Background: Predicted 3D model of a 72-nucleotide RNA (transfer RNA) from Candidatus Roizmanbacteria bacterium GW2011_GWA2_37_7. Taxonomically the source falls in Candidatus Roizmaniibacteriota (Bacteria, Bacteria candidate phyla). It was read from a public genome assembly. Model confidence (mean pLDDT): 84 of 100. Rfam family: tRNA. The family has 954 seed sequences and 5,335,975 matches in Rfam 15.1.
RNA sequence: GGACCCGUAGCUCAGCGGUAGAGCGUUCGGUUCACAUCCGAAAGGCCAGAGGUUCGAGACCUCUCGGGUCCA
Numbered sequence: 001g002g003a004c005c006c007g008u009a010g011c012u013c014a015g016c017g018g019u020a021g022a023g024c025g026u027u028c029g030g031u032u033c034a035c036a037u038c039c040g041a042a043a044g045g046c047c048a049g050a051g052g053u054u055c056g057a058g059a060c061c062u063c064u065c066g067g068g069u070c071c072a
Base pairs, nucleotide, nucleotide: 001071002070003069004068005067006066007065010024011023012022013021018055026042027041028040029039030038048064049063050062051061052060
C1' cells in the first nucleotide's frame, strides 16, 4: 500500500427496512434459621462517528475512527 471481517447493555452476543432483545452480571423482593440454588421484578443502550437513500435505518450506500485476519 491492497483485500476482507468486526464495532449493539458492565461482559459475551442476537436482531428478514417498521416499538432495541437474550444469557451472565448488578439491585430489590420471595423462598431459607442463614448462605447457596431456585422463582419474580427492576435499573442499565444518544446501536463507534458523520453524511446520504427512504414515509421510516441498528440494518442499505459513502467517508472517517478503532480492533482483527490475510496479501504485498